[in-house]
Predicted 3D model of a 352-nucleotide RNA (Bacterial RNase P class A) from Neptunomonas sp. ABH4_499. The source organism's lineage runs through Bacteria, Pseudomonadati, Oceanospirillales, Oceanospirillaceae and Neptunomonas. It matches the Rfam family "Bacterial RNase P class A". It is annotated as a ribozyme. About the family: Ribonuclease P (RNase P) is a ubiquitous endoribonuclease, found in archaea, bacteria and eukarya as well as chloroplasts and mitochondria.
């Protein structure tokens, strides 16, 4: 001086004038007035996960379907987060992982190639052994046969290098490496191992293929639910039927509970209150832990609208304002995004 990686914070500010919503206090003409305080986000978004809460409802067992998938922890819980292991990418700081099992079974891999899974002889190499013919008796030719070391095809071809051996070869044998099994050592574990022993050992790949294994899990949802008020027609027709049938908040079966059901026609209402914001809450300090986070003490109260509240104007400053508006609440993940501030770490070049 430049380029990066990771983490944290902010999200226009101030003043004035009018306007909107809610709370508290006081007054009074009970819906008005006055004062004080408060009033959209880091993602409020997506509705992807997990719950709190409400109801079915006092709600069991199984099966199919579904979700998760290395180890150890955190958490109310999770598919989230923290730390670690293994694998991949990057010079690196770091980032990503759909990360159990292919010896339970079934599939799939075009074309090429001799052959693609207990899968092979196209080009080659040999001609030992056997048969036939020829011969200058050295051997030659043909058939039969052996081979998978060399070459070729392919994304992938019956471990690799070397030595011996053979007619030529081949783990055929051996050494080392690799692989498998069993131990030792370290670690809670996943795993690691430059440790030991045995084995010539190769039936490969693929599960974000079907599948197998382990664990999890009832459903519906604030338009849940509760209360009040009002109105109508406690209406009519048809069918099945009482040891039957039907209903009961995912399907099916069993169990359990309740009990008459199914279809069609016609009529009325849909307004208000509540749920509704003090909560697995926030901030600070101390302390335990590598960390996620926990514990103790102290302080704080921070939107509750309902065709849907925070807007308009003026002035100044500046980072010149992007993405963007709560609707029961909370913990995450993902996506969008103009800028500003701070901290730590990495790399290249140059200079000293």
């Nucleotide at each position: 001086c430049g380029a990066g990686u990771u983490c944290g914070c902010c999200a226009g500010a101030c003043a004035g004038u009018c306007g909107c919503c809610g709370u508290u206090u006081a007054g009074c003409u009970u819906g008005c007035u006055a004062a004080a305080g408060g009033g959209a986000g880091g993602a409020a978004a997506g509705u992807c996960c997990g719950g709190g809460c409400u109801c079915c409802a006092c709600a069991g067992g199984g099966u199919a379907a579904g979700g998760u998938g290395c180890c150890a922890g955190a958490u109310a819980a999770c598919g989230u987060c923290u730390g670690g292991g293994c694998g991949g990418c990057g010079u690196g700081a770091g980032c990503c992982g759909a990360c159990g099992g292919c010896c339970a079974g079934u599939g799939c891999a075009a074309c090429a190639g001799a052959g693609a899974g207990u899968a092979g002889a196209c080009c080659g190499c040999c001609u030992a052994a056997g048969u036939a013919c020829c011969u200058u008796c050295g051997g030659g030719u043909a058939c039969c046969g052996g081979u998978a070391a060399g070459g070729g095809u392919g994304a992938a071809a019956g471990g690799g290098u070397g030595c011996g051996g053979u007619a030529a070869g081949a783990g055929c044998g051996c050494a080392c490496c690799g692989c498998g099994u069993g131990g030792g050592u370290g670690g809670c574990a996943a795993c690691a191992u430059u440790c030991c022993a045995c084995g010539g050992c190769a039936c490969g790949g693929u599960a974000a293929a079907c599948c197998c294994c382990a664990c999890c899990a009832g459903g519906a949802g604030c338009a849940a639910g509760a209360c009040c008020a009002a109105a109508u027609a406690g209406g009519g027709a048809u069918c099945c039927u009482a040891c039957a049938g039907g209903c009961g908040u995912g399907g099916c079966c069993c169990g359990c509970g309740c009990u008459g059901g199914a279809u069609c026609c016609g009529g009325g209402u849909a307004g208000g209150u509540u749920g509704c914001u003090u909560g697995a809450g926030g901030u600070g300090u101390a302390u335990g832990g590598c960390g996620a986070c926990g514990u103790a003490c102290a302080c704080c109260c921070u939107a509750g609208a309902u065709g849907a509240a925070u807007g308009a104007c003026u002035g100044u400053c500046c980072a010149c304002g992007a993405c963007a508006g709560a609707a029961c609440c909370c913990g995450g993940c993902u996506u969008a995004u103009c800028g500003g501030c701070g901290a730590a770490c990495u790399c290249a070049a140059c200079u000293u």